[in-house]
RNA sequence: UUCGCUCGCCAGCGAUGAGACCGGUUCGAACCGGGUCAGGCCGGGAACGGAGCAGCCCUAAGGACAGGGUCUCAUGCGUUGCGCGAGCGGGCCC
Repeated sequence: UUCGCUCGCCAGCGAUGAGACCGGUUCGAACCGGGUCAGGCCGGGAACGGAGCAGCCCUAAGGACAGGGUCUCAUGCGUUGCGCGAGCGGGCCC
């Protein structure tokens, strides 16, 4: 100096585990959410109107399901590089 092997550091990529956020589906409010409001109630001579319980519908807080997206973490794991070093062995040169 070169080649090979091993180790350490660094960097890239990938997967795994955990967490957070967003999104999808679904459930979800006796009253203190909304809409529509049977019945009944009230006003009216009447026509109608009013408030409005149940029911139904839509959803909130929140829950469940699948596992879509983003980010973070790991005394980490796998792989790549010759990037930075070290050790061993071989070849060549001095």